[in-house]
Molecule: small-subunit ribosomal RNA
Organism: uncultured bacterium
RNA sequence: UGAGAGUUUGAUCCUGGCUCAGGAUGAACGCUGGCGGCGUGCUUAACACAUGCAAGUCGAACGAAGCACUUUCCUCAAUCCCUUCGGGGUGACGGGAUUGUGACUUAGUGGCGGACGGGUGAGUAACGCGUGGGUAACCUGCCGUAUGCUGGGGGACAACAGUUGGAAACGACUGCUAAUACCGCAUAAGCCCACGGCCUCGCAUGAGGCUGUGAGAAAAACUCCGGUGGCAUACGAUGGACCCGCGUCUGAUUAGCUAGUUGGUGAGGUAACGGCCCACCAAGGCGACGAUCAGUAGCCGGCCUGAGAGGGUGAACGGCCACAUUGGGACUGAGACACGGCCCAAACUCCUACGGGAGGCAGCAGUGGGGAAUAUUGCACAAUGGGGGAAACCCUGAUGCAGCGACGCCGCGUGAGUGAAGAAGUAUUUCGGUAUGUAAAGCUCUAUCAGCAGGGAAGAAAAUGACGGUACCUGACUAAGAAGCCCCGGCUAACUACGUGCCAGCAGCCGCGGUAAUACGUAGGGGGCAAGCGUUAUCCGGAUUUACUGGGUGUAAAGGGAGCGUAGACGGCGAUGCAAGUCUGAUGUGAAAGCCCGGGGCUCAACCCCGGCACUGCAUUGGAAACUGUGUUGCUAGAGUGCAGGAGAGGUAAGUGGAAUUCCUAGUGUAGCGGUGAAAUGCGUAGAUAUUAGGAGGAACACCAGUGGCGAAGGCGGCUUACUGGACGAUAACUGACGUUGAGGCUCGAAAGCGUGGGGAGCAAACAGGAUUAGAUACCCUGGUAGUCCACGCUGUAAACGAUGAUUACUAGGUGUUGGGAGGCUAUAGCCUUUCGGUGCCGUCGCAAACGCAUUAAGUAAUCCACCUGGGGAGUACGUUCGCAAGAAUGAAACUCAAAGGAAUUGACGGGGACCCGCACAAGCGGUGGAGCAUGUGGUUUAAUUCGAAGCAACGCGAAGAACCUUACCAAAUCUUGACAUCCCGAUGAAAAGCUAUGUAAUGUAGCUCCUACUUCGGUACAUCGGUGACAGGUGGUGCAUGGUUGUCGUCAGCUCGUGUCGUGAGAUGUUGGGUUAAGUCCACCAACGAACGCAACCCCUUUGAUAUGUUGCCAGCGGGUCAUGCCGGGAACUCGUAUCAUACUGCUCGUUUACGCGAGAGGAAGGUGGGGAUGACGUCAAGUCAGUAUGGCCCUUACAUCCAGGGCUGCACACGUGCUACAAUGGCCGGUACAGAGGGACGCGAGACCGCAAGGUGGAGCCAAUCCCAGAGAGCCGGCCUCAGUUCAGAUCGGGGUCUGCAACCCGACCCCGUGAAGUCGGAUUUGCUAGUAACGGCGUAUCAGCUACGACGUCGUGAAUGCGUUCCCGGGCCUUGUACUCACCGCCGGUCA
Repeated sequence: UGAGAGUUUGAUCCUGGCUCAGGAUGAACGCUGGCGGCGUGCUUAACACAUGCAAGUCGAACGAAGCACUUUCCUCAAUCCCUUCGGGGUGACGGGAUUGUGACUUAGUGGCGGACGGGUGAGUAACGCGUGGGUAACCUGCCGUAUGCUGGGGGACAACAGUUGGAAACGACUGCUAAUACCGCAUAAGCCCACGGCCUCGCAUGAGGCUGUGAGAAAAACUCCGGUGGCAUACGAUGGACCCGCGUCUGAUUAGCUAGUUGGUGAGGUAACGGCCCACCAAGGCGACGAUCAGUAGCCGGCCUGAGAGGGUGAACGGCCACAUUGGGACUGAGACACGGCCCAAACUCCUACGGGAGGCAGCAGUGGGGAAUAUUGCACAAUGGGGGAAACCCUGAUGCAGCGACGCCGCGUGAGUGAAGAAGUAUUUCGGUAUGUAAAGCUCUAUCAGCAGGGAAGAAAAUGACGGUACCUGACUAAGAAGCCCCGGCUAACUACGUGCCAGCAGCCGCGGUAAUACGUAGGGGGCAAGCGUUAUCCGGAUUUACUGGGUGUAAAGGGAGCGUAGACGGCGAUGCAAGUCUGAUGUGAAAGCCCGGGGCUCAACCCCGGCACUGCAUUGGAAACUGUGUUGCUAGAGUGCAGGAGAGGUAAGUGGAAUUCCUAGUGUAGCGGUGAAAUGCGUAGAUAUUAGGAGGAACACCAGUGGCGAAGGCGGCUUACUGGACGAUAACUGACGUUGAGGCUCGAAAGCGUGGGGAGCAAACAGGAUUAGAUACCCUGGUAGUCCACGCUGUAAACGAUGAUUACUAGGUGUUGGGAGGCUAUAGCCUUUCGGUGCCGUCGCAAACGCAUUAAGUAAUCCACCUGGGGAGUACGUUCGCAAGAAUGAAACUCAAAGGAAUUGACGGGGACCCGCACAAGCGGUGGAGCAUGUGGUUUAAUUCGAAGCAACGCGAAGAACCUUACCAAAUCUUGACAUCCCGAUGAAAAGCUAUGUAAUGUAGCUCCUACUUCGGUACAUCGGUGACAGGUGGUGCAUGGUUGUCGUCAGCUCGUGUCGUGAGAUGUUGGGUUAAGUCCACCAACGAACGCAACCCCUUUGAUAUGUUGCCAGCGGGUCAUGCCGGGAACUCGUAUCAUACUGCUCGUUUACGCGAGAGGAAGGUGGGGAUGACGUCAAGUCAGUAUGGCCCUUACAUCCAGGGCUGCACACGUGCUACAAUGGCCGGUACAGAGGGACGCGAGACCGCAAGGUGGAGCCAAUCCCAGAGAGCCGGCCUCAGUUCAGAUCGGGGUCUGCAACCCGACCCCGUGAAGUCGGAUUUGCUAGUAACGGCGUAUCAGCUACGACGUCGUGAAUGCGUUCCCGGGCCUUGUACUCACCGCCGGUCA
């Protein structure tokens, strides 16, 4: 000393990329900005530069000039004194000459310094830098130490003077002169060189010491007399030079580079080694451990980041290097090839008299330019340091300070306490409140910073302070002068309102915005940081996402197609030597600064100072010897060889065989053959197909044949022969680690393809024809050429796959098969045990994301090679190599996306599979589709034809009833607190109702009748009218904001949960599988055990019986009565009604079954849920409904509200759905006659009677109903007529006449009568209902309702069938399983093409 998150999916695990949270910066930009300290500030144009400054100093080296003072003289003559006023003396300030002094100045000569300091990073991939060494191959001014010396001469040149050229810069000539300038001479302790001798040492060349002889080279003086200089030699110190080991970016789409190149000899050159240079000689040198080339780059201490290893970086500070407009060159010097020196060339700028000259800010300021972007033409040498000087001192844009910039780091402040009426304002609200919020105000305090005033340092050793009246201290004074920025969907701390309405906009990723946006904009509130806050850019981190620490390659990206083998890497057992690696001790070094630790100083901190640690490194040296290495010597377990065996489609070549296809010849034979789902093209009377015989030719080898064999892979299949490779078992004779892997390299390498030459039977790309089809450049058919075959070359790729590199060792088993061996048993066949090699299946541990692998590993280890790093672009482009070509190998980028992907899970789906069910089909019966009419819908029309419903699951649906009303629509008209509700004020006592008059269709107006209750007499209640505003009102929009409710899958048998178990998980199990059922119904089994909602049952009706009861129902027996009738007395038996019970449970028998159950039977009214109903699981369809009602937003408010009359919803070329009536004789008509059930009735049903042909009318008994009425049931049965026709069928339409309801039947009612008498003769493709009291047929009733379009809907009873082999198919559904790139779920997803 190590943190993760978001994003692929319906969900999951994994792989994998993208993105975020952190830190940092010489930063920039946006908004904002109080103070101070310490730092820091052209990253771009090594672009160009105006102006000023940045390197001078020494007179104690020298001559000269000037200045000041001075000595002496001359001149001038002011002033003063004396005066005989004629003059005499004095002689200042000046001027000239001269002497001297100056520690005054300085152009020149001379000396030292301008090689330091300061700047920049262009170049440089290099001994440039870092680190450690070497120089026996070197130099070193100033400085220190030591020794010795400093003698004597000579000739010049500047300055200066004169002449002279030039615009200038700058010169030229003549003449004079000094020196610590220059040159000889002398001297030589010592030095150096040459040649000898001796000694010592070293890794080699060699080095050092002593000694002899010969040759050679020095000096400068000044002085204040103290000294300062000069010369030689040696040593030291400092600074440099050269050489070497190691380290130091990217690219192989850069693989070969190199002639001074590599080496030698000899000269030269250098401070010194060296091809450094030259002559000659040799032919070397470098390179896969990456030369050369190309690109990029100053290197390091360090800095940033990181747990570390690393990665990035090289501003500021420090070390080194390089450069100074660009390129080249040397001179001087101790030192330079020299930033503020010289020469040349080039570009640029400036001056010019056009002849010629001058310049170099990458020094400090500053300017222009470039740029997103980077400061003052400041003060001072006071300090630190540097140069010169003996020194004073001078110089110093080094440096010290100040200025500007929130550029960074650090510190401080913008107040503290108290304060609830929880003020006002603001925001929101469910209108109650809540939030802002102790926040403010108010009260009480304080003074850090800033401002004012006073004092006032250290930095300085005696003096000297730019900073600076600065730091700091003190005093008085006022809460005053001092807060912003970003964010609030998740990641990620922080939510509401309004506006907007896929617009405007946001966005780091996922993603927000299409009318209720916590995601846009604004506001309120909140969160974070704070003199800053955000954004952008860049780096590290997270990223174990290049993996040394620390990844992978069966299916996610990734094993080379296979082998042989070079370099390399790795390598068995024993002994022994060495010590390169390794380990350990010591020493040197690893600069300072920085980091870390401990102290200390600025009030703290940043910052600074001191000390320590550390610097993981390198080098030298002593030691150890296990391991690696290396040398020597052995061994046999790895590997190889030998001897003798068996197996095999191993390879190459030659030969050979039969079957079959095709073709040819001949025979027999006749009309077809062939082909397909069906056909056609094709072949055939010129004789096919078929069949028989003979022949030709090519190719392939049936059976055997087998997850059998062989081979490295590709691959190999009739038989024989020749040649030949490998593996295996056995043996244990030989060698003695000879091994493994293998970058490059070489070889092999299916099919297709290419070249040359053969061959060609069958098959068959291309091509032709026929079909199929919307088309069909396909699938199918008939033909058919390359090719397929052989020989020789080339190509070099495949899903070349076990999608699994090679080798070695180890790690439970079981069971096949193949080739050997050993042992045992066995008459043979064979069996058992065991062992080695191959090849399969299952499986434990372990591994794996899972699937799966599992001694033939995808396990555990080791070695070597190859390959991968998001998807697309793309295995593409360019380059290179190979190829005859086709093409192969190698192999990017721009751009673009936030995923692409693997395995598994739940569903859904499949023209996948298995099983099962349903009037689903089939078997039947009756319909629809054709006609007329009714009704609904679409369309169209219209002023309006109100609205909704839209596959099944809209369409005789909402509507159980549109003439007005309804009514929502249209044109016209009326009203505005409203037709309806609540509150307030005023007035009245009524309002309503009735009547009259008038008026329009309506809301009106006027008059008459009528005129409330209580009371404390104030008023109150109630009601109406009038007024005011809050509000009413809306069938206006949104069913995609909703509640409720309904449809549908579907009365289908399912849908789930708890606990447990399995799985990393989504999930699974249960609920699957075996039986069975109508049923997830039940049974048995089972890692499941239980349970909820569904199923069933409980409820209702119906079917049978019992008991009770007996009116309005019933009447058997008894009695009475009538023309007749339960009519009466009575009865309680029967029917019936109403209650309460009973019954049916596979209970019983038989068969079968483990059980559940199934089948048959008995009994029974009923038999296996008896029949029917009600009852609708979890959910699906954003299914329907805001127009039933309710309801959130939105919208209208003299109208989208209200009222009124008329019209419309009924319009009609047409299309569709649902029905009715028919087309007739199983019928129609006429007459007679029989039998129901369930209902309804007071604003009602309405009997008998009478009238009318009838609808109906008159009239009114009875009935609030088991009493009376509607009410005649009809089909049926009996009798008669009709006789197959558009009819005695059918009844539309139309004419006429009526009835009823109603304010009113014109648009627009129903019914009746008379007349008229349309289509229609059983309905195409298609389609629908129904499995028994069902279909079909027949009537009856009811709700709604004044009446009615009802032929509809809902009920009711009567008559009353046929068929079901069965589950192949159609439709729908259930369960299991399988595939999937679907999950909005196949009406999915998605490739291509065209527009």